[in-house]
The part of an RNA shown here (large-subunit ribosomal RNA, domain IV) has 344 nucleotides and comes from Tethya actinia. The coordinates come from a structure-prediction model, not an experiment, and the mean pLDDT is 82. The organism belongs to Tethya, within Eukaryota. Rfam family: Bacterial large subunit ribosomal RNA. Its family is annotated with structural constituent of ribosome and ribosome in the Gene Ontology. The gene name in the source record is rnl.
Context: one part of a larger RNA
Formats: sequence, structure tokens, C1' cells
RNA sequence: UUUAUCUUAAGGAACUCGGCAAAAUAGCUUUGUAAGUUCGCAAGAAAAGGUGCUAAUUAUUUAAUUAAUAGGUAUAAUAAAUAAUUAGUCUCAGUAAAGAGGGGGUGUCGACUGUUUACCAAAAACAUAGCUUUCAGCAAAAAGCCUUUGGUUUGAAGUAUUGAAGGUGAGGCCUGCCCAAUGAUUGUAUCUAAAUCCAAAGAAUAAGAUAAGUUGUUUGGUUAAGGGCAAUUGAAUGGCCGCGGUAAAUCUGACCGUGAUAAUGUAGCGCAAUCAAUAGCCAAUUAAUUGUUGGCAAGUAUGAAUGGCGUCACGAAUGCCCUACUGUCUCAAGAUAAAAACCA
Repeated sequence: UUUAUCUUAAGGAACUCGGCAAAAUAGCUUUGUAAGUUCGCAAGAAAAGGUGCUAAUUAUUUAAUUAAUAGGUAUAAUAAAUAAUUAGUCUCAGUAAAGAGGGGGUGUCGACUGUUUACCAAAAACAUAGCUUUCAGCAAAAAGCCUUUGGUUUGAAGUAUUGAAGGUGAGGCCUGCCCAAUGAUUGUAUCUAAAUCCAAAGAAUAAGAUAAGUUGUUUGGUUAAGGGCAAUUGAAUGGCCGCGGUAAAUCUGACCGUGAUAAUGUAGCGCAAUCAAUAGCCAAUUAAUUGUUGGCAAGUAUGAAUGGCGUCACGAAUGCCCUACUGUCUCAAGAUAAAAACCA
């Protein structure tokens, strides 16, 4: 010097990104226990007391024996255990060593238990019950495999209270407007429209002619899906406005005018886990706060199952505050054990 284990005056988070690490708490028992709440919880909330040893008394339980009695029941005595009470006694200290919750308040996110990056991430991510949409009438839809015009397996020895796919994510209060675009579904007399088929015209086709056939060309007709058209559909992909003027100080604009749109963002929340401006403004907290909490609020880039807002319980999640506690620090010091180095 390093590592490990300890101790420390006064202060007590001044340390630091952050109380990281350490300290403190701790068992059993008695009392007592707030807000909130889905009435289950919260809760070991919090906050207090007791705890060793000796003796006695009382109560309960157990055991066997003795006394009284012919015997049984019962009573008394003795012993042990437990509990309570009283008295005494020793220590700084009685769960005397060891092992064994620190606590409280308030926000964010996710309801919860659960799952996850084997070897840097355990979470607010995934899942979840619940809610909801869509597909499927059975040789089902959906999916896999193969030797692929098809077969076979699962689905299922099931049958719509079933099976499959998607979204959201307990429960509470709710879930607004838009079908113009993109999709999906349904319909479609009329429009468009392929091959095929039908009809007509004209051409070619055995040495010559005729008829039929065959093969091209042109025209017309017939015509599926699809397109087009019409309607429906948002817990489908998605979207949810400008400009000008106006109230008797000023500001603001309930109000008026005008343009555009498929519709013009409703309820709620809001400086947010929400671009920047931003350390927004006010209040509380502090001696002092780019922090936190409460309020304000055009957020011109919040917003409703891409769910919105609240919420008991829960969380090795995360922000802030208080208390207890401490070598984290002011500011270091010392002890013990080992290692390294040096000398032998």
C1' cells in the first nucleotide's frame, strides 16, 4: 500500500447522479392501531409495555402413592408442567451470545399472482382474467405436411354456451363526430368485358367443276369473376379547419359575418414517461430547489378499446419529502488477520 473484519469525540446525508454502502430495526408476548377501501384489506400500520434468576400463593392439567373406608365415589396430602399474582435478588445490559421487519407521507406507470433478453436490461415490456370485433353449418373455418387438378393430419372422437383469428387489458365512470379516401361486406335491371359457343360476309383449301367439310380474316350476338355503380360498416386502416369584426378604460370575445370540409376534437385530462420555447406563471416545501406536490392552461404535436379518466390492494419498478440511524461525509484516526514489497 491492498484486501478482509471491527471501533470511534462532536456533528448527523453537509457525501453523492442517487442514503450506493453501512448503521439502525428484529424473536415471543400484552396493549393499541389512522386516512383510504372493491369491506377482503390497509395491518406486524403507527405507537407503547413485558422478558433473567430465587421463593411463595392461587388456578388449571397430569401422574402415581399414602391416610380414612368392607369396597366404590369423594376429600386431604405429596410430585411435575403451564399460567397469573406477590415478594426478593444480580448486572450498564435478562429474545444478555448467534439467528430473525427500519418506519411513515405523497406522486408516476402497470390492476393483481405470473413471464422475459441462459452470459451487461426483470421493467412501465410480455402474459392475464374481463371486454369486444371478425370468420366458420361440418368433406366447417383456420393451420401443418406430402408423391400438389389432389391426398392426408390437426381442428375433433368437438358442433356456434363450439372452434379459429385480431384488438384492448381486473373491477368503477365512460367510449363523442366523420363512410369523402383505403379496405371489408351485401346488392347490381342497365354499363364495361376474355376464351368458348352461335350467326353472317368474304378468302384459302385434292387434276377440273359443284355441294359439304376444314382453316384463317372481319363484323355482330351470347357472357363468368373482376371493374364500374349503389348501399352498409370505425372496439376496420384512418381523419377530427380557416379568416375578419365585435361589450361604455384596457384586455378578452358569449355574439355577428364569411370561406372550406367526409367531419371539423365531444367528455375528460393537461408544462405530462407527451418536440421545442421551458428553469412556463402562481402557491407549498427549503436559509437557498433546473427537483417534487397542488393550482392555472390553445396541448396549434393531449384525447377516448392505436382506449380516455379516476382507483383499494399489489411491485427486488420509478420520482420527491419526513423520521430513526449511522465513518457516506466534515476529516480522518486506530485495532486485528492476511498478501505484496524490503531485510535476513